[in-house]
RNA sequence: AGAGUUUGAUCAUGGCUCAGAACGAACGCUGGCGGCGUGCCUAACACAUGCAAGUCGAGCGGGUGUGGUAGCAAUACUGCAUUUAGCGGCGCACGGGUGAGUAAUGCAUGGGAAUCUGCCCUUGUGGAGGGGAAUAGCUUCGGGAAACUGAAGGUAAUACCCCGUAAGUAGCGCAAGCUAGAAAGGUUGGGACUUUGAAAGAGGCCAGCCGCCAUAGGAUGAGCCCAUGUCCCAUUAGCUAGUUGGCGGGGUAACAGCCCACCAAGGCGAAGAUGGGUAGCUGGUCUGAGAGGACGAUCAGCCACACUGGAACUGAGACACGGUCCAGACUCCUACGGGAGGCAGCAGUGGGGAAUAUUGCGCAAUGGGCGAAAGCCUGACGCAGCAACGCCGCGUGAGUGAUGAAGGCCUUCGGGUUGUAAAGCUCUUUCGGCUGGGAAGAAGGGUAUUUGUGUUAAUAGUACAGAUAUUUGAUGGUACCAGAAGAAGAAGCACCGGCAAACUUCGUGCCAGCAGCCGCGGUAAUACGAAGGGUGCGAGCGUUGUUCGGAAUGAUUGGGCGUAAAGGGUUCGUAGGCUGGAAUGUAAGUGAGGUGUGAAAUCCCCGGGCUCAACCCGGGAGUGGCACCUCAGACUGCAAUUCUUGAGUGUUGGAGAGGGUAGUGGAAAUUGCUGGUGUAGGAGUGACAUCCGUAGAGAUCAGCAGGAACACCGGAGGCGAAAGCGACUACCUGGCCAAAUACUGACGCUGAGGAACGAAAGCGUGGGGAGCAAACAGAAUUAGAUACUCUGGUAGUCCGCGCCGUAAACGAUGAUAACUAGGUGUUGGGGGAAUUGACCCCUCCAGUACCGCAGCUCACGCGAUAAGUUAUCCGCCUGGGGAGUACGGCCGCAAGGCUAAAACUCAAAGGAAUUGACGGGGGCCCGCACAAGCGGUGGAGUAUGUGGUUUAAUUCGAAGCAACGCGAAGAACCUUACCUGGGUUUGACAUCCUUGGACCGGCGUAGAAAUACGUCUUUUCCGCAAGGAACCAAGAGACAGGUGCUGCAUGGCUGUCGUCAGCUCGUGUCGUGAGAUGUUGGGUUAAGUCCCGCAACGAGCGCAACCCAUGUCCUGAGUUGCCACCAUUAAGUUGGGCACUUUCGGGAGACUGCCGAUGAUAAAUCGGAGGAAGGUGUGGAUGACGUCAAGUCCUCAUGGCCCUUACAUCCAGGGCUACACACGUACUACAAUGGCCGAAACAAAGCGAAGCGAAGCCGAGAGGUGGAGCCAAUCGCAAAAACACGGUCUCAGUUCGGAUUGUGGUCUGCAACUCGACCACAUGAAGUUGGAAUCGCUAGUAAUCGCAGAUCAGCAGGCUGCGGUGAAUACGUUCCCGGGCCUUGUACACACCGCCCGUCAAACCACGAAAGUUGUAUAAGCCAGAAGCGCGUGAGCUGACCCGCAAGGGAGGCAGCGUGCCAAGGUUUGUGCGAUGAUUGGGGUUAAGUCGUAACAAGGUA
Repeated sequence: AGAGUUUGAUCAUGGCUCAGAACGAACGCUGGCGGCGUGCCUAACACAUGCAAGUCGAGCGGGUGUGGUAGCAAUACUGCAUUUAGCGGCGCACGGGUGAGUAAUGCAUGGGAAUCUGCCCUUGUGGAGGGGAAUAGCUUCGGGAAACUGAAGGUAAUACCCCGUAAGUAGCGCAAGCUAGAAAGGUUGGGACUUUGAAAGAGGCCAGCCGCCAUAGGAUGAGCCCAUGUCCCAUUAGCUAGUUGGCGGGGUAACAGCCCACCAAGGCGAAGAUGGGUAGCUGGUCUGAGAGGACGAUCAGCCACACUGGAACUGAGACACGGUCCAGACUCCUACGGGAGGCAGCAGUGGGGAAUAUUGCGCAAUGGGCGAAAGCCUGACGCAGCAACGCCGCGUGAGUGAUGAAGGCCUUCGGGUUGUAAAGCUCUUUCGGCUGGGAAGAAGGGUAUUUGUGUUAAUAGUACAGAUAUUUGAUGGUACCAGAAGAAGAAGCACCGGCAAACUUCGUGCCAGCAGCCGCGGUAAUACGAAGGGUGCGAGCGUUGUUCGGAAUGAUUGGGCGUAAAGGGUUCGUAGGCUGGAAUGUAAGUGAGGUGUGAAAUCCCCGGGCUCAACCCGGGAGUGGCACCUCAGACUGCAAUUCUUGAGUGUUGGAGAGGGUAGUGGAAAUUGCUGGUGUAGGAGUGACAUCCGUAGAGAUCAGCAGGAACACCGGAGGCGAAAGCGACUACCUGGCCAAAUACUGACGCUGAGGAACGAAAGCGUGGGGAGCAAACAGAAUUAGAUACUCUGGUAGUCCGCGCCGUAAACGAUGAUAACUAGGUGUUGGGGGAAUUGACCCCUCCAGUACCGCAGCUCACGCGAUAAGUUAUCCGCCUGGGGAGUACGGCCGCAAGGCUAAAACUCAAAGGAAUUGACGGGGGCCCGCACAAGCGGUGGAGUAUGUGGUUUAAUUCGAAGCAACGCGAAGAACCUUACCUGGGUUUGACAUCCUUGGACCGGCGUAGAAAUACGUCUUUUCCGCAAGGAACCAAGAGACAGGUGCUGCAUGGCUGUCGUCAGCUCGUGUCGUGAGAUGUUGGGUUAAGUCCCGCAACGAGCGCAACCCAUGUCCUGAGUUGCCACCAUUAAGUUGGGCACUUUCGGGAGACUGCCGAUGAUAAAUCGGAGGAAGGUGUGGAUGACGUCAAGUCCUCAUGGCCCUUACAUCCAGGGCUACACACGUACUACAAUGGCCGAAACAAAGCGAAGCGAAGCCGAGAGGUGGAGCCAAUCGCAAAAACACGGUCUCAGUUCGGAUUGUGGUCUGCAACUCGACCACAUGAAGUUGGAAUCGCUAGUAAUCGCAGAUCAGCAGGCUGCGGUGAAUACGUUCCCGGGCCUUGUACACACCGCCCGUCAAACCACGAAAGUUGUAUAAGCCAGAAGCGCGUGAGCUGACCCGCAAGGGAGGCAGCGUGCCAAGGUUUGUGCGAUGAUUGGGGUUAAGUCGUAACAAGGUA
């Protein structure tokens, strides 16, 4: 720090996902040790059991035990020890737990004044006098199951009360002064003095210590107030009656509506009141570069709570976790009358849950309570236990060791890898186990002895400071140390397609499965499962969950809005925000310095302690804030002053479909009506029809009526805020522009809410209604046609009034201001120059439109009218779908509008541009593509191939063009792969090994043969030898073999587009890039052929040429060829010759070279000359980059898979030849341009030795016989046929046609039955020119005629070649098909055989509505009223104080009663939020359902 994923590729937008860190975690697999931490996040659910707050006998009475004294005893007095209960004091308000509630009565930070504060501190100040009445315990008698409780009696205090005193304190008062209000003693020592006493002793007294009262101050703690900050929802917008304030009271420790009476009507709120949801807050923790974001376990501060709700009491402090009272729920006990309880203390239990520990030890340390102290108590705390829950550290060994062992895995079979890894050898011993030693943490305090000092009358006591001795450890026999033994006891987990480090084999076969995203798996899976190997981390490793990061993906730092999501339809304007020049003051903001605070811990730095580290300790730095003080005065603010340029006003002109109202108009148009003329059609369409018309239409003429709209001008023109505005006139009225001046003096800009305007359609009401025209009807079209087309036609369109409030309301571009090159047009106004004037020219302002520099932009594009550079303000966006939908609210008569989600679902959706492909887009061009012609196919019969069917098998492949007379250039056996049957198993074929032998060949038997058995003959070659070579037989195993599968694993070969003119590269340039340019353009060509131009310049594969054939000539050579001349013959037969023909070689020739015209003077084209041939002469061979997963595993080769007594191999027979049918390709015909008969001409190219085979003879013929000649320019096949000549047939199913069938033959062959060809005789079918449709051909071509060859024993109508005869037509490129180039659109890229929409049907999912049902929360009204507190009463009870001699009375108090407030509860009404609900609505998702084809191309109606 980034990466993957939208596309064929690209850029940008945008979401999703990953890599990192973290955790109080959980789960899976695994697990050696130690240290330090951490450990119910869920049910604030319920709790058995034990413990968690007591202590003080130096406050008090008593009890118990045990002594002493007196006494016979009871008992009394007294000492010591102890004390469970009680009275009393202090504590229990701390410590510990939890986070339910709480959005502010809280918390954080900083301030403040009207307060309290037990214990503590001050060598503070001053006091502490006198008296009294009770009460518990206890005793007695009762009640009760119990808990507990009643009555009577008696008793103490540091418990309680009264009086006195009052420096100080409090209140009142100006002051003097008045008033109010306190106390408690205990213990230790002393013995001088005093009282009592016989004494002991007690009290007083003195001294020390502890306590008590009042008061002052401090410290600490607490209460209260203020400011600022503190989550989400506006689909919560209004809230409030003690409410806001005042006055007077009350009340509190204290201020205050805290409470009450009265008065006033305020207070809060868009800077978010009120309501709802969620939540303890903070220091901090995690993450992050930071800013931020998320969190608030452990530790620390604050708050709240203690079963739920309410209440007070006591107290310094509570409205009290282990207190009280009441109500409620729950649990327990009960004798049924009544009682008891509260683990959110520590352990522990049940329950819940994915999930969280021991009913441990100790007060030794630290801290707390009480106590004078010893000490007691302390689940605070210190320790231990459990848990890899986290962090940190250590170990599981080290060195050496190659034959690179064995085994595993892979393999190209050579080897590679595991791997120095192991074994082996040499060492070490951490940790663990064993043996032994063994801490620090402990300082105090106490006790004993003792020293000094203070106090004091004191050598007593006591306090303080020491000394000596002694005593205290849960942890723990732990840390640590030492010793002996011995590599001994100690490694796993995840991953290995990309992201992302790490690869092979096997298994599986869209199955099983994986997956964080993209995506893997359909027979060769580095992606599933296993193995080997590797990578990463390591006592852990993975997974899941959550948070931050990456994410600049909510953007302050740090994003956007023309087209990707996103500018409000427009204007006015409120709040708010922002705001021109100059100088003055001020100091709120701002800047500087200082002070206080910002707890500790944490983080960071330095140092130190545990062997290191984690961890701990010390110090420092830091803590962006808040508050206060001082200074500065630039900028912002504020106050007052001034200026004119922003803004505005006045004056003079100007343009305009700006708006409103009223009126007017035309030989204009449509329609209707009336009348005339006139006759058969009109209208409409692609073509029809519906429709109108003989009852007179349409056409035409005249008149009349009515409504709507305003031709020409008219323009890229004008005006308006936008919507929008178009005949003319008048009136009313808004805005704008120009010029020159005068005035005001910042009066400005924007604008949340708000208000107004706002096309069309629509709604209400009343008019109007010519044309047009939703709905509707009819006619067409169509498979259908609820459409497009046509004929009609109602709302509506028009007017008045009132609603609606939306549009692709668009420049898809908010408003305002400033700045930043130019050029061109146009509208309005001004100036200059010029002119008679108009035009024209220069220039300024205001509009409007096009091009364009810089700049911007993803690109397209924008470009002074910005999408450039700045400033201010407003609106809006944050993946696609669901959805601009649901619910709620507001508006509306309704239609509907505004506001506006979620569940669920996908990994994309979308923008711009690029290359292709495609278009029922365009332009240019070509092709037997059409057209013009000629001849066919499609009809018949037959042949042949295919489909289908059949079959034991009918082997397999080929499938639009580009399968179908194709593989197959030739299936009777063979071929042959298929079927049936019969055989063989190292094999029919190859290599290796062993043994033997020659092999070969002949014969016999069985058999369909293969084969089996028997028999006969036979002794190979090389070598000195050993042995070797070929062949045969037997044997063993490695292996052979497969026309078995996969052409979608492949090579090679082939088809096709297409002999179409294209396809690319290097360098350069342009573009962010894919890419472009070149290769486009203007011409031209058969051609990317050539020329010109050009940011291109060159080059390659293609084109062309080079090659072959053919056409002319020359030349060389003439045999087997030829014969002009000379001889010769039946005959070029022979001699001779090589001129000619011809053959085989080699050359020449044609190049737009020449002339003219056209053309850019080019390329080139047209015409001409010459020439055998003229513009590529003609024909062939030659097939660019690529496409079709085209074809072929059955030519061959080959990976993988499969079979191995069979899917191999041999043999016989059968099949590939079947036959209701369909198609392709051919042949023969249908006849007279013909058939038949007779006689008679002219080729080319081939082929021939297991061959061609002549002549001759035989046969009617196929053929037979024969064998000359020929290894072929010599001989043969071999006859060419059509044609031409003569004859005949005369339009008919024929003298056409020959199928079919019968009989008899010939040939080939081992063999013609299935199943050959041919011959002869006989038979003589369909067929009389072929529907829709469709094929070939542009010249020696089509058509027609025959000949040859390959294959081949035989078999062609097929195929491949050859020649003979030999046409017609092409105006032309509109159309069909195919192709090339350019351009355009695209939602296609598997590329139109593309993509894709909606209903219906099916399954599943979430959501809305719904008669209702139900829960929860809350508001209001009423009823009710426990406990408690306040008030009143208090005839009952009491009465410490007062009066009184007493009796008695009084102040006061208690019970009781009444009353006010008030919790639960009851009831009624309403509201919010859920749950559920027959049914219903749309939505989403789902390889192969139905119907259509709406969109994307002009998508076939843009």

The RNA shown here (small-subunit ribosomal RNA) has 1502 nucleotides and comes from Candidatus Turbabacter delicatus. It matches the Rfam family "Bacterial small subunit ribosomal RNA". The source organism's lineage runs through Bacteria, Pseudomonadati, Bdellovibrionota, Oligoflexia and Candidatus Turbabacter. The coordinates come from a structure-prediction model, not an experiment, and the mean pLDDT is 84.